[in-house]
Context: one part of a larger RNA
Molecule: small-subunit ribosomal RNA, central domain
Organism: uncultured organism
């Protein structure tokens, strides 16, 4: 392993692409492998199921008959599955037109602010805190004016707004480039969905090499606080944070909710389209498609809640769970430069 489950009790893979596999629209004709029906046959006895009988007080025991189910052969049926042939267009894709977007990559540019440097003005404080002190300052600080350097991040717009598979993406311009959406209905004709392995992407921190380094800031030093203070607060400050190339592959990678399809009352915002009404026109109003929110009925749920973006009703494919601790540990294997990651027990104990 059956079964029952996976929002919060144990349990959805971090996310995608995709080989095999299982699964797959409408309709016609054939085949008959599966399926279904019939007949025949085969497989010791005992036992088991059903019906009947014998001994004995009953049970046990013994006897007779007969299945069901399994294997094989032949015949039949063609609804379903499968398969062959020839089709269809609503699924899927393609085409034309159109608008939206912090989707991705590269290059260039911009202003505000912090810090530093130079020069001017100016003088005794500045800074910091609950209060202080360490710290900075008469070698002229803080403040203020002008000029310069450099790095990082982009106020307002900004919105349960947008885009992306997820991670994630926010100044402006240009180039290259991916996807989604709407309208029309041109073409292909089931080409689909899922997806064990596999391959790729994957925040932060961390690692390797080379740059860069303004601010911030693990470690570290100092000052406070305190019984102590290896902290919280303060003054400093190195890795790191940034860029290029490579590695790591993990997160409360969360909607704690896998993907796809179909169906099942409403109401109300918002984003992107399309059509109509109205109008001089812009609004407005109505219908519709796609996304994103709130409320709510049936239904569902242990409850909380979910409720067309389902946790409702169904189908399909994958992943996962099976008492707590031991333990995401040990051992082995694979991966990694390392840190470690992936896979993943048992004894024992309650």
């Nucleotide at each position: 392993u059956u079964g029952g489950g996976c929002g919060u009790a144990a349990a959805g893979g971090g996310c995608g692409c995709g080989c095999a596999g299982g699964u797959u629209g409408c309709a016609u004709c054939g085949c008959a492998a599966g399926u279904c029906g019939g007949u025949c046959u085969u497989a010791c006895a005992a036992g088991u199921g059903c019906g009947g009988g014998g001994c004995u007080u009953u049970a046990a025991c013994c006897c007779c008959g007969u299945g069901a189910g399994g294997g094989g052969a032949c015949c039949g049926u063609a609804a379903c599955u499968g398969u062959g042939a020839a089709g269809c267009u609503c699924g899927a894709g393609u085409g034309u037109c159109g608008g939206a977007g912090a989707g991705g990559a590269a290059a260039g540019c911009g202003g505000a602010a912090u810090u530093c440097c130079u020069a001017g003005u100016g003088u005794a404080g500045c800074g910091g805190u609950g209060a202080a002190a360490u710290g900075c300052g008469u070698a002229g600080a803080u403040a203020u004016u002008a000029g310069g350097a450099g790095g990082a991040a982009c106020a307002c717009c900004a919105g349960u707004g947008g885009c992306g598979a997820a991670a994630g993406c926010g100044g402006c311009u240009u180039u290259c480039u991916g996807g989604a959406c709407g309208a029309c209905a041109u073409c292909u004709g089931a080409c689909g969905a899922u997806g064990a392995g596999g391959c790729g992407c994957g925040a932060a921190a961390g690692c390797c090499a080379g740059g860069g380094g303004a601010g911030c800031a693990a470690a570290c030093g100092g000052g406070a606080u305190u019984a102590g203070a290896u902290a919280c607060c303060c003054c400093g400050g190195u890795a790191g944070u940034c860029c290029u190339g490579g590695c790591u592959g993990u997160a409360a990678a969360c909607g704690a909710u896998g993907g796809a399809u179909a169906c099942u009352a409403g109401g109300u915002g918002u984003a992107g389209g399309a059509g109509g009404u109205a109008u001089c026109g812009a609004c407005u109003c109505c219908u519709u498609c796609u996304g994103u929110g709130c409320c709510g009925g049936a239904g569902u749920u242990a409850a909380c809640g979910c409720a067309a973006u389902a946790a409702g009703u169904a189908u399909u494919c994958c992943g996962c769970c099976u008492g707590g601790g031991g333990a995401g540990u040990a051992c082995g294997g694979c991966c990694g430069c390392a840190a470690g990651g992936c896979u993943g027990a048992a004894a024992c104990u309650c």